[in-house]
RNA sequence: CACUCUCGUUAGGGGUGUCGACCCGCACAGCGCUCGGCUGAGAAAUACCCUUCGAACCUGAUCGGGUCAUGCCGACGUAGGGAAACGAAUCCGUUACCGG
Numbered sequence: 001c002a003c004u005c006u007c008g009u010u011a012g013g014g015g016u017g018u019c020g021a022c023c024c025g026c027a028c029a030g031c032g033c034u035c036g037g038c039u040g041a042g043a044a045a046u047a048c049c050c051u052u053c054g055a056a057c058c059u060g061a062u063c064g065g066g067u068c069a070u071g072c073c074g075a076c077g078u079a080g081g082g083a084a085a086c087g088a089a090u091c092c093g094u095u096a097c098c099g100g
Base pairs, nucleotide, nucleotide: 006088007087008086009085010084011051012050013049014048016045017038018037019036020035021034024032025031026030057081058080059079062075063074064073065072091100092099093098
């Protein structure tokens, strides 16, 4: 620099940890999407992310570094799973219908 695109509607998939605290609730051991700190798009928000061009997320589940602690970072990972349809715009091909 170029390409992979972009937008909308509906539907679906996913995670919510760690450390401290006790205003609130349950309860007297403590716990909770109750509060505060850390990372992050998101740590219960009619939010955020992802939907086969699938690293959203799960399994493997451990390992190295780092932290008050934690997927906090990296490896693992060309591993194995994992949820979709339609429409619009743009571009290309076709005589056209249409197709990508």

The prediction has a mean pLDDT of 76. A computed fold for a 100-nucleotide RNA from Dechloromonas aromatica (nom. nud.), annotated as TPP riboswitch aptamer (THI element). Its Rfam family is "TPP riboswitch aptamer (THI element)". About the family: Vitamin B(1) in its active form thiamin pyrophosphate (TPP) is an essential coenzyme that is synthesised by coupling of pyrimidine and thiazole moieties in bacteria. The organism belongs to Dechloromonas, within Bacteria. The sequence was found by an Rfam model in a public genome assembly.